[in-house]
Context: one part of a larger RNA
């Protein structure tokens, strides 16, 4: 000197940060991942208005599904495993990948079949499933074209650290694609623009790999190891590689600590200390594992996926006993454990994220507001004046003395709090209209906080804790009598205790004080 404390005792306010460290223990409820009609088909009802009572408009091409497309791998939690190329650091990749974003060049011809929804049946207690038929598409398939792209052979130039790269020419062979919507029309179309397809090369991002050094204790762990080291042939991968998998060889690591065993996420930071260093790894920020446990893969640019899927287990629910469903280490919350840790709040105003051409829509990420002296920090709890000094209270050598200018009193202030107005600024965008365009003109969006400032009112509503033998600022009486108790260390108490308890009085901090537990 710290602290994600946590206890006692005690509490006026505000700003800012911070809050399940223990059972990665189980989990009510509600919310946390949707969006696009400007891909595509289909398409209600309630209400309301007519009405010949039989219907029609409207609502509405809306609203709820449903086919297709992006997102769902972000964003959030949490440290359980893990001593590892996991993390930092510095390098390779001639061994790769890359949706959305930029830049550049080219292309977008023709043509089938289908399916979902829906219509009708079946079946089931439910989740849900079959079974026929119709039907569209930026779904699906198939031709055809194509480059500097892929794959093969060949041949010739530069370069390089090696397997080789890069570039030039040749031949064969394979691969691509979608259409939408504004405007404008003589309704045949059409011209530019937006919004998307498809090739190619490039960049940017993000990722995969491999590689030096560095990374806790234990030798009362000394030997470990058969995919184990290495080749060669095949497999797989975006991609090196025993990743795998046949065969071959017999090797690899190891006292410069292998193997086991034990603890542990790593790191920028943090604390502390003159500094070396120790201790640490909460909140923020990076990587990295994990998502009931265990395995597994589909899909995709990407996952072997925290609110996808498939299997298998514990566990809980449902159940018509045939079968089914869950997974809060999201946000809040509840049981449990614990010394101990919060509201089942409020809003998408901002910022940022997904989808859309927008308009918007969702967003428990975020902004914010609750709780709680947990932290630090600010402010209050009144100022001034007022006695050779009230009363008490305590001490006494009985004369005083001290509490104490404190108090009463008188005169002022009005921080903060209480009550009432006012509102600047967090707003930027966005939407209308003009304008060829710069751009201009109007409207509009604030959850919550709320400066400055004003008016009301009056000392009124606001102080405790610990200590007083030394160490260590501050002492006196009384009670107790090795009793009751105190204590960090030294030590206090057995009848005058400055050391128990108390009471005055002081000292020390202050909305705190103290203790304890940890680390320097």
């Nucleotide at each position: 000197g710290a602290c994600g404390a946590a206890c006692g005792c005690u509490g006026a306010c505000g700003g800012u940060g911070u809050g399940c460290u223990u059972u990665a223990g189980a989990c009510a409820u509600g919310c946390a991942a949707g969006u696009c009609g400007a891909a595509c088909g289909a398409g209600a009802a309630c209400g309301c208005c007519c009405u010949u009572c039989g219907g029609g408009g409207u609502u509405a091409g809306u609203a709820a599904a449903g086919u297709g497309g992006c997102g769902a791998a972000c964003g959030g939690g949490u440290g359980a495993g893990u001593a590892a190329c996991a993390c930092g650091u510095g390098g390779g990749c001639a061994a790769u990948c890359u949706g959305c974003c930029c830049c550049u060049c080219g292309c977008a011809g023709g043509g089938g079949g289908a399916u979902a929804a829906c219509u009708g049946g079946a079946g089931g207690a439910a989740a849900c499933u079959c079974c026929a038929g119709c039907u569209a598409a930026u779904a699906c398939c198939c031709c055809g074209u194509a480059c500097g792209c892929u794959u093969c052979a060949c041949g010739g130039a530069u370069c390089g650290c090696a397997u080789g790269a890069u570039c030039c020419a040749u031949g064969a062979a394979g691969g691509a694609a979608a259409g939408g919507u504004a405007g404008c029309u003589u309704c045949g179309g059409c011209c530019a623009u937006c919004c998307g397809g498809c090739g190619a090369g490039g960049g940017a991002u993000g990722a995969g790999c491999c590689c030096g050094c560095g990374u806790u204790c234990c030798a009362u762990u000394a030997g470990c190891u058969u995919g184990u080291u290495g080749g060669u042939g095949g497999g797989g991968u975006a991609a090196u590689g025993g990743c795998c998998u046949a065969c071959c060889a017999a090797g690899g690591c190891u006292a410069c600590g292998a193997u086991g065993g034990a603890u542990a996420g790593c790191u920028g930071g943090u604390c502390u200390g003159a500094g070396a260093g120790g201790a640490u790894g909460a909140u923020c920020a990076g990587c990295c594992a994990c998502a009931c446990u265990g395995g597994g893969a589909c899909u995709g640019a990407g996952a072997c996926a925290c609110u996808g899927c498939c299997c298998a287990g514990a566990c809980u629910c449902c159940u018509a006993c045939g079968g089914g469903a869950g997974g809060c280490u999201g946000c809040a919350g509840u049981c449990g454990a614990g010394a101990a840790u919060c509201u089942u709040c409020g809003g998408c105003a901002a910022u940022g994220g997904g989808c859309g051409c927008a308009a918007g829509c969702c967003u428990g990420a975020c902004c914010g507001a609750g709780c709680g002296a947990c932290g630090c920090c600010g402010c209050g709890u009144g100022g001034a004046g007022g006695a050779c000094g009230a009363a008490g209270g305590c001490c006494u050598u009985c004369g005083g003395g001290u509490u104490g200018u404190a108090a009463a009193c008188u005169c002022c202030u009005g921080u903060c709090g209480a009550g009432g107005g006012g509102g600047a600024g967090g707003a930027a965008c966005g939407c209308u209209c003009c304008g060829c365009g710069a751009g201009g003109a109007g409207c509009u969006u604030g959850a919550c906080c709320g400066a400055u400032c004003c008016c009301u009112g009056g000392a009124g509503g606001a102080a405790g804790c610990a200590c007083g033998g030394g160490c260590u600022a501050a002492g006196u009486u009384c009670g107790u009598g090795c009793c009751a108790g105190c204590a960090g260390c030294c030590g206090c108490g057995g009848u005058a205790a400055g050391a128990c308890g108390a009471a005055c009085c002081g000292u020390g901090c202050g909305a705190a004080c103290g203790u304890u537990a940890u680390u320097c």
A computed fold for a 520-nucleotide part of an RNA from an uncultured bacterium, annotated as small-subunit ribosomal RNA, 5' domain. It matches the Rfam family "Bacterial small subunit ribosomal RNA". Its mean pLDDT, the model's own confidence on a scale to 100, is 82.